[in-house]
Transfer RNA from uncultured Flavonifractor sp., 73 nucleotides, folded computationally.
The prediction has a mean pLDDT of 83.
Its Rfam family is "tRNA". Rfam classes the family as a transfer RNA.
């Protein structure tokens, strides 16, 4: 200084062809234990990195930024 990917929940990540944001794990509550842990219901948690543009309608197309990763020079 070019290329490519990647940014979604506290943590790993899903999200297809643009049409109510979602799962495991953490965390809270209840039920089960004598207890605490398993189990088993259930509950909160999201500016979708930021910022514009397209459309009736953007996590998703388009642009621009910012970090991070690989990779050339």
């Nucleotide at each position: 200084g070019g290329a490519c990917g990647a940014u979604u929940a506290g943590c790993u990540c899903a999200g297809c062809u643009g049409g109510u944001a979602g799962a495991g794990c953490a965390u809270c509550c209840g039920c089960u234990u004598g207890a605490c842990g398993u189990g088993c219901g259930g509950g909160a948690g999201g500016u979708c990195a930021c910022a514009a543009g397209u459309u009736c309608g953007a996590g998703u197309c388009u642009u621009g930024u910012a970090u991070c990763g690989u990779c050339c020079a």